[in-house]
Context: one part of a larger RNA
RNA sequence: CUGGGCGUAAAGCGCGCGUAGGCGGCCUGAUAAGUUGGAUGUGAAAGCCCUGGGCUCAACCUAGGAACUGCAUUCAAAACGGGCAGGCGAGAGGAGGGGAGAGGAGAGGGGAAGUUCCGGUGUAGCGGUGAAAUGCGUAGAGAUCGGAAGGAACAUCAGUGGCGAAGGCGGCGAUCUGGACCAAUACUGACGCAGAGGUGCGAAAGCGUGAGGAGCAAACACAAUUAGAUACCCUGGUAGUCCACGCCGUAAACGAUGUCAACUAGCCGUUGGGGGGGCUUGUCCCCUUAGUGGCGCAGCUAACGCGAUAAGUUGACCGCCUGGGGAGUACGGCCGCAAGGUUAAAACUC
Numbered sequence: 001c002u003g004g005g006c007g008u009a010a011a012g013c014g015c016g017c018g019u020a021g022g023c024g025g026c027c028u029g030a031u032a033a034g035u036u037g038g039a040u041g042u043g044a045a046a047g048c049c050c051u052g053g054g055c056u057c058a059a060c061c062u063a064g065g066a067a068c069u070g071c072a073u074u075c076a077a078a079a080c081g082g083g084c085a086g087g088c089g090a091g092a093g094g095a096g097g098g099g100a101g102a103g104g105a106g107a108g109g110g111g112a113a114g115u116u117c118c119g120g121u122g123u124a125g126c127g128g129u130g131a132a133a134u135g136c137g138u139a140g141a142g143a144u145c146g147g148a149a150g151g152a153a154c155a156u157c158a159g160u161g162g163c164g165a166a167g168g169c170g171g172c173g174a175u176c177u178g179g180a181c182c183a184a185u186a187c188u189g190a191c192g193c194a195g196a197g198g199u200g201c202g203a204a205a206g207c208g209u210g211a212g213g214a215g216c217a218a219a220c221a222c223a224a225u226u227a228g229a230u231a232c233c234c235u236g237g238u239a240g241u242c243c244a245c246g247c248c249g250u251a252a253a254c255g256a257u258g259u260c261a262a263c264u265a266g267c268c269g270u271u272g273g274g275g276g277g278g279c280u281u282g283u284c285c286c287c288u289u290a291g292u293g294g295c296g297c298a299g300c301u302a303a304c305g306c307g308a309u310a311a312g313u314u315g316a317c318c319g320c321c322u323g324g325g326g327a328g329u330a331c332g333g334c335c336g337c338a339a340g341g342u343u344a345a346a347a348c349u350c
Stems, first nucleotide, its partner, number of pairs: 003322004007304002012318001014201004022193002025088005031082001034080001035077008049065006091191001092188002097182002103177003108172001110154001115149007125136002162169002206247005215241002220236002258317006266295012299306002323350003332343004
């Protein structure tokens, strides 16, 4: 180099954008570097192979042939791929028209609940548990009524509902803003797909500076439990959780399933859009399209299962795997304030 693979056995980068390189629609013309064929030259000898010959045979030696699958030059072919020219409109895009949505950003205002504080009523308990105790309370708690402050999160609606590339997104109105979808088309004319490096985004926790702090709560303290209890349970409670700006860059970042495209029985639900039908006017049925679910044929699969949202049948491109441990570790590089991340072995051992 060749091979087989990647849902669960080892293996899909967390997700986008995109450079190089890779791959690329239909028709026509011309081209001939790729490609194909012929000719010529060359492809040392020895060896290998074939046919003879010589040592009594063989090994060995010797003669001839073949082969040397290659390279160069030249002549020719033009289907395919390439470069060139012209055209197309099925891929891709698309002015204009619609409706859907927790998509994103910043500013604003809202109610319920909990906590604390103030005031009223009121009196002996409250709280907590398996049972208790620590704790709170006659300096008036808990309960209840009124008022105030402040923070965080938005019950019902709510739905295998919706939106987003992923992470993720849920009270309300307005502002700014991204994407998708539908119908009927003007228009552009292959403008496409994927993407090593690169670059951006990226839950939670954590870090830096500053603000904030109601509830919850690592650490910590105490009360219990227990043989012990550095736990599970209880009472407290600080970082943190929240905000701004800057880092970190990880995850069971999961559909454990890369992206794009084409093709391949049906049935049932649901969300958004479009069209049609009948009157049984119900918020009904049918068709279509984009999503999102449940079954299921063929096929696939080690089985489980997957099954038009494929794990089926194919193509293009990228990533990754190659026995277990050592080890996602050491060393080195790069990144980071640090924590650490990333790239990534070997000895040894089974």
About this RNA: A computed fold for a 350-nucleotide part of an RNA from an uncultured prokaryote, annotated as small-subunit ribosomal RNA, central domain. Its mean pLDDT, the model's own confidence on a scale to 100, is 90. Rfam family: Bacterial small subunit ribosomal RNA. RNAcentral holds the full RNA, with entries from ENA.